[in-house]
RNA sequence: GGCUGGGUAGCUCAGUUGGUAAGUAGCGCCGCCCUCAUAAAGCGGAGGUCGUGGGUUCGAAUCCCACCCCAGCCA
Numbered sequence: 001g002g003c004u005g006g007g008u009a010g011c012u013c014a015g016u017u018g019g020u021a022a023g024u025a026g027c028g029c030c031g032c033c034c035u036c037a038u039a040a041a042g043c044g045g046a047g048g049u050c051g052u053g054g055g056u057u058c059g060a061a062u063c064c065c066a067c068c069c070c071a072g073c074c075a
């Protein structure tokens, strides 16, 4: 340099054919409950620029373009 896959909450990941509203999420965090106390179990809660910028569309996490980052392959 070329090709492929990926970037969605603090971390790990779903998200189907573009359609009301972002998820039955898991872990973590906060509170409650329980306990002499801690942990576990149980209940509740907060947390999102869907990598960035444009475009298409009535409508975009989803389609198109450019760029940035990560992984793999080829040279």
Stems, first nucleotide, its partner, number of pairs: 001074007010027003013023001019058001029045004051067005
Transfer RNA from a candidate division WWE3 bacterium, 75 nucleotides, folded computationally. Its Rfam family is "tRNA". It is annotated as a transfer RNA.